RNA sequence: UCUGUUGGAUGGGCGAUCGCCGGAAUCGCUAGCCUCGGCUAGUAGUUCGGGAGGAAAGUCCGGUCUCCAUAGGGCAGCAUGCCGGUUAACGGCCGGGGGGGCUCGCUCAAAGCGGGCUUCACGGAAAGUGUCACAGAAAAUAUACCGCCUGAUUUUACGGGACUUAGCCUGUGGAUAAGGUAAGGGUGAAAAGGUGCGGUAAGAGCGCACCGCGGCCGGAGUAAUCCGCGCCGGCAGGGUAAACCCCAUGCGGAGCAAGACCAAAUAGGGGAGGAGGAGCGGCCCGCUCCGUUGAACUUCCGGGUAGGUUGCUGGAGGCUGAUAGAAAUAUCAGUCCUAGAAGAAUGAUCGCCACCCGUAAGGGUACAGAAACCGGCUUAUAAUCCAACAGACCCU
RNA sequence: GUCCCCAUCGUCUAGCCCGGCCUAGGACACCGCCCUUUCACGGCGAUAACGGGGGUUCGAAUCCCCCUGGGGACG
Numbered sequence: 001u002c003u004g005u006u007g008g009a010u011g012g013g014c015g016a017u018c019g020c021c022g023g024a025a026u027c028g029c030u031a032g033c034c035u036c037g038g039c040u041a042g043u044a045g046u047u048c049g050g051g052a053g054g055a056a057a058g059u060c061c062g063g064u065c066u067c068c069a070u071a072g073g074g075c076a077g078c079a080u081g082c083c084g085g086u087u088a089a090c091g092g093c094c095g096g097g098g099g100g101g102c103u104c105g106c107u108c109a110a111a112g113c114g115g116g117c118u119u120c121a122c123g124g125a126a127a128g129u130g131u132c133a134c135a136g137a138a139a140a141u142a143u144a145c146c147g148c149c150u151g152a153u154u155u156u157a158c159g160g161g162a163c164u165u166a167g168c169c170u171g172u173g174g175a176u177a178a179g180g181u182a183a184g185g186g187u188g189a190a191a192a193g194g195u196g197c198g199g200u201a202a203g204a205g206c207g208c209a210c211c212g213c214g215g216c217c218g219g220a221g222u223a224a225u226c227c228g229c230g231c232c233g234g235c236a237g238g239g240u241a242a243a244c245c246c247c248a249u250g251c252g253g254a255g256c257a258a259g260a261c262c263a264a265a266u267a268g269g270g271g272a273g274g275a276g277g278a279g280c281g282g283c284c285c286g287c288u289c290c291g292u293u294g295a296a297c298u299u300c301c302g303g304g305u306a307g308g309u310u311g312c313u314g315g316a317g318g319c320u321g322a323u324a325g326a327a328a329u330a331u332c333a334g335u336c337c338u339a340g341a342a343g344a345a346u347g348a349u350c351g352c353c354a355c356c357c358g359u360a361a362g363g364g365u366a367c368a369g370a371a372a373c374c375g376g377c378u379u380a381u382a383a384u385c386c387a388a389c390a391g392a393c394c395c396u
Numbered sequence: 397g398u399c400c401c402c403a404u405c406g407u408c409u410a411g412c413c414c415g416g417c418c419u420a421g422g423a424c425a426c427c428g429c430c431c432u433u434u435c436a437c438g439g440c441g442a443u444a445a446c447g448g449g450g451g452u453u454c455g456a457a458u459c460c461c462c463c464u465g466g467g468g469a470c471g
Stems, first nucleotide, its partner, number of pairs: 001392010012353007020051002023048004028043007053367001057378002060376005065255004077251005082096005097122001098120009123246002128244002130240003145185002147181004152176004157172005193211006212235001213233004217228004259310004269301005280294004317336008354365004397470007406424004416454001427441004447463005
């Protein structure tokens, strides 16, 4: 210098014209009300000002808000899980501890110690249950395939000795079953503490030293945890809880299509009239009268549908500074604020510039489009810039 | 907008809950051979898949997380 990876920041710029969606002001028109001049609602025009994001995405967590349920507690279910802090809250964030990986330094080297970067769903396997394929003796109550050792029996084996026709004693080897052993071999992802010395028939924490492990004590720290040639224990207790489970903590459910308000037409519900007289239907067991009831019809009321209004956007808000803190963050002061739709606006064209593709003409501008709101996480992202790391080349 | 479910050969599916015998089984289709004068039927054989990435574990189609794609419910 170039290329790549990872993380972070920005997320094409300026101007003109025509549109779209909210807001404010003004001036008209229409409708309603009434105290007759105003108010309310709708709408055309003009002017002014505004109009997607860092993720608006996935809907994975946590909250605000709203309704429903609810005496209190538990079970079940789900989630979280080293410690401390932060916050409205969180599974987020910050700091610390411990484990793993990479790398550097000390060192001849190893071990060890220390530094840097990075990473971890990091409570409990000593409550219980399950499971660990294949291989292997054995996968967790330990066990014994090869091997090693002991004494015994046996021997067509070999050697030595004694004796001499019998057949004995002894050593080595083979075989047999019994016992001891877990050092070595072998299997496996994983093998019952490791190394060394002693010890033993052979061995073994059997004993000892060091390392590891467990418990207690002391010290440091809020704690996790760390330190101790302090004491005790020969060691009992393999993995798996992103297997069931146990422990601790948290969680009532639903979600703006939540919910609230106004409120047609039609149908149905309730009240009054109809019903004083006559008329229609039912009851009064056939008929008539009386009585009673009902309907048509008139009117009022309430629920609820369509539809409309609201919830709705100024908020755990942004920026700057100061203070506290190691940081996340908190407090104070100043300053700024401008999407709020609903068959769903945020667009199109032109000029100049920036960048990319193309010989040129010309084409293109990453990921991506708000839907009640907020804090996080995750995922996507051209180009430019910054940082770290890796590689290549050049110079000294 | 809110919520729920699914993904395995070309197609339809088993296995997943409860990890190993999975080198993933079956049917149809395709291909090759046999049978037949030929085709069909039939027989034999072969090819063919766990949506992608990461993690847990000795071991993942299966368990956990994140994406991708598809389907459904609610006025």